Predicted 3D model of a 73-nucleotide RNA (transfer RNA) from Microbacterium sp. MPKO10. The source organism's lineage runs through Bacteria, Bacillati, Actinomycetota, Micrococcales and Microbacterium.
[in-house]
Parts: sequence; C1' cells; structure tokens
RNA sequence: GCCGCCUUAGCUCAGUUGGUAGAGCACUUGACUUGUAAUCAUGUGGUCGCGAGUUCGAUUCUCGCAGGCGGCU
Repeated sequence: GCCGCCUUAGCUCAGUUGGUAGAGCACUUGACUUGUAAUCAUGUGGUCGCGAGUUCGAUUCUCGCAGGCGGCU
C1' cells in the first nucleotide's frame, strides 16, 4: 500500500429481507433470612463509533472517516 471482517447498555453479545432496540451478567429497590449468601420480584441505564447520502421513515441500504482484528505484498 491492497483486501476482508468487526464497532449496539458498565461487561459479553443478539437484533436476516428498513417501521419508535433486547437478552444474560452487573447495578438499584423490595421480599425471603437472626444476619450474609443463594433465590424471587421490580426498576434504572443506549445521540446503535463519527459524518454525509437515499427514503415518508435507517442499528439495518450507499459513501467517507476513525478505532480494532486478520490476510497479502
């Protein structure tokens, strides 16, 4: 330098044909317990990496940029 893949909650990730974003763990509160742990219930938390384009509407499609991983030279 060229090619491919990835970027979504604090962490690990889902979200398949474009229609107001979810799970597990963690955390808050409560129940249970003499107390802790475990268990159960409840709740909070996201400008979907950044910018632009297409569209009535974009996490999803297109382009550019940034970061990460891998391959080739």
About this RNA: The sequence was found in a public genome assembly.